[in-house]
Context: one part of a larger RNA
RNA sequence: UGACGGGGGCCCGCACAAGCGGUGGAGCAUGUGGUUUAAUUCGAAGCAACGCGCAGAACCUUACCAGCCCUUGACAUGGGCGUCGCGGGCCCGAGAGAUUGGGCCUUUCAGUUCGGCUGGACGCCACACAGGUGCUGCAUGGCUGUCGUCAGCUCGUGUCGUGAGAUGUUGGGUUAAGUCCCGCAACGAGCGCAACCCCCAUCUUCAGUUGCCAUCAGGUUAAGCUGGGCACUCUAGGGGAACUGCCGGUGACAAGCCGGAGGAAGGCGGGGAUGACGUCAAGUCCUCAUGGCCCUUAUGGGCUGGGCUACACACGUGCUACAAUGGCGGUGACAGUGGGUCGCGAAGGGGCAACCUGGAGCUAAUCCCCAAAAGCCGUCUCAGUUCGGAUUGUCCUCUGCAACUCGAGGGCAUGAAGGUGGAAUCGCUAGUAAUCGUGGAUCAGCAUGCCACGGUGAAUACGUUCCCGGGCC
Numbered sequence: 001u002g003a004c005g006g007g008g009g010c011c012c013g014c015a016c017a018a019g020c021g022g023u024g025g026a027g028c029a030u031g032u033g034g035u036u037u038a039a040u041u042c043g044a045a046g047c048a049a050c051g052c053g054c055a056g057a058a059c060c061u062u063a064c065c066a067g068c069c070c071u072u073g074a075c076a077u078g079g080g081c082g083u084c085g086c087g088g089g090c091c092c093g094a095g096a097g098a099u100u101g102g103g104c105c106u107u108u109c110a111g112u113u114c115g116g117c118u119g120g121a122c123g124c125c126a127c128a129c130a131g132g133u134g135c136u137g138c139a140u141g142g143c144u145g146u147c148g149u150c151a152g153c154u155c156g157u158g159u160c161g162u163g164a165g166a167u168g169u170u171g172g173g174u175u176a177a178g179u180c181c182c183g184c185a186a187c188g189a190g191c192g193c194a195a196c197c198c199c200c201a202u203c204u205u206c207a208g209u210u211g212c213c214a215u216c217a218g219g220u221u222a223a224g225c226u227g228g229g230c231a232c233u234c235u236a237g238g239g240g241a242a243c244u245g246c247c248g249g250u251g252a253c254a255a256g257c258c259g260g261a262g263g264a265a266g267g268c269g270g271g272g273a274u275g276a277c278g279u280c281a282a283g284u285c286c287u288c289a290u291g292g293c294c295c296u297u298a299u300g301g302g303c304u305g306g307g308c309u310a311c312a313c314a315c316g317u318g319c320u321a322c323a324a325u326g327g328c329g330g331u332g333a334c335a336g337u338g339g340g341u342c343g344c345g346a347a348g349g350g351g352c353a354a355c356c357u358g359g360a361g362c363u364a365a366u367c368c369c370c371a372a373a374a375g376c377c378g379u380c381u382c383a384g385u386u387c388g389g390a391u392u393g394u395c396c397u398c399u400g401c402a403a404c405u406c407g408a409g410g411g412c413a414u415g416a417a418g419g420u421g422g423a424a425u426c427g428c429u430a431g432u433a434a435u436c437g438u439g440g441a442u443c444a445g446c447a448u449g450c451c452a453c454g455g456u457g458a459a460u461a462c463g464u465u466c467c468c469g470g471g472c473c
Base pairs, nucleotide, nucleotide: 008473009472010471011470012469013468015464016463019428020427021426022425023424026320027319028318029317030316031315032314033313034311035310042053043052064306065305066304067303068302069301070300073129077128078127079125080124081123082122083121084120087106088105089104090103091102092101093100094099109119110118111117131295132294134293135292136291140289141288142284143283144282145280147278152191153190154189155188156187157186158167159166160165171182172181173180197272198271199270200269202240203239204238205237207235208234211230212229213228216227217226218225243266246260247259248258249257250256322421326380327379328378329377330376331375338369339368340367343362344361348357349356350355387418392413393412394411395410396409397408398407434456435455436454437453438452439451440450
């Protein structure tokens, strides 16, 4: 000077408390440990690993294993020689394929000094080399997590101290804030805070199609459907508006705080982006880059098949439930974000359904994907049930060269555990929790995960003694 204390003071945070809903018990999904295995590729490890890298492992991916193959190599540059377009399509044969033998068709490169001269492509040869998801994240760059959106971290000059260092940054108030005010051997400044950026909430202006329909006319079983219009909604550009500006109180005549008016919004209006000096030799050599080390007929490369999907068990994260605020049947209204031409796919038709057929329209404010819970009517009457749907049998559908290992979906049958979950533990303070569906990325197919969107829509906060984390003295 720091750090620490079951030392003290002051102050914050869903930290506790007050509430609401969960996890821990069940079944399943998923990740991990362990075990198994020829292989179950590798990494991640308290918070901050464990629905994490993986925004999608049947082949591919793929790095792992077995077998079969290649050795200047799948890829780059350079030399020599040879052949010529390269490429594409079809057929026959061997093989699991990689690979390999043969035939046919199409096309018959560019420049040119017309010299196989130059370029380009392919094949062969030898060597430099290629190649490595091999090791080291404790050699590194870059990127990231975390403390933490916490209010801190420093510097110049001056002053004090032999010096390390102190002062400033402490103190009195105040704030979300080292925010501001006052004081002070300090005076200033920088990185942070705040503001400047984006979205939402209000008004206005410009614009009016693909959006909208108040007025006028036509028209329909119905319908902005048509003429017409741009008022409204909306769309997407510009601007206004909020500043403690006004009033009262309080405070130290300050900063500010409390109440009020007006206002769509009030004291940071709500949300996002934004992450100081640094910490954890934190994470990543398997995104990429890169030093060193290692392999070089193999630790490189190709292929077929298998594995990453195993299963006595243990843990994390989720989904579905255990029912009547419910299940089932009928009826039936209202969104928003997005996506769509190798695509979205309407109407109509077939099928109990998955789905098939069909192909209108749409390169999309034009067409399509496109709601559910809620509401209303009926039924079930507390039961392992008309709850719950695991598991299994069987028949189908779709994608794809191919669903055996190992996909998703549908019909019928089967109907398991489960009656609210011990110790313990998590999230959330408002359009939030809870609950309901929808879209997207990845993607041939595959979502209970992830990222987003809207619908319905609560309870509680006395307070800071205690638990956890943090700030100042």